RNA sequence: GGGCGGUUAGCUCAGCGGAAGAGCGUCUGGUCUACACCCAGAAGGUCGCAGGUUCAAGUCCUGCACCGCCCA
Numbered sequence: 001g002g003g004c005g006g007u008u009a010g011c012u013c014a015g016c017g018g019a020a021g022a023g024c025g026u027c028u029g030g031u032c033u034a035c036a037c038c039c040a041g042a043a044g045g046u047c048g049c050a051g052g053u054u055c056a057a058g059u060c061c062u063g064c065a066c067c068g069c070c071c072a
Base pairs, nucleotide, nucleotide: 001071002070003069004068005067006066007065010024011023012022013021018055026042027041028040029039030038048064049063050062051061052060
């Protein structure tokens, strides 16, 4: 230098172009003598960055950055 894959909640990951979800974790309440377990609820997201297409983009297109693998 070239090719491919990845980047979404604190972590691990989902997510037909109709606008954000799960598990674990955290917090609050319930239960318990207490802790854990269990039950109910809540908080937590500039969807890597910048443009473009579209009525509408996490999703499609372009460039860039970072991580991994391969080729040279």
Transfer RNA from a Candidatus Nealsonbacteria bacterium, 72 nucleotides, folded computationally. Model confidence (mean pLDDT): 83 of 100. It matches the Rfam family "tRNA". Gene Ontology term of the family: triplet codon-amino acid adaptor activity.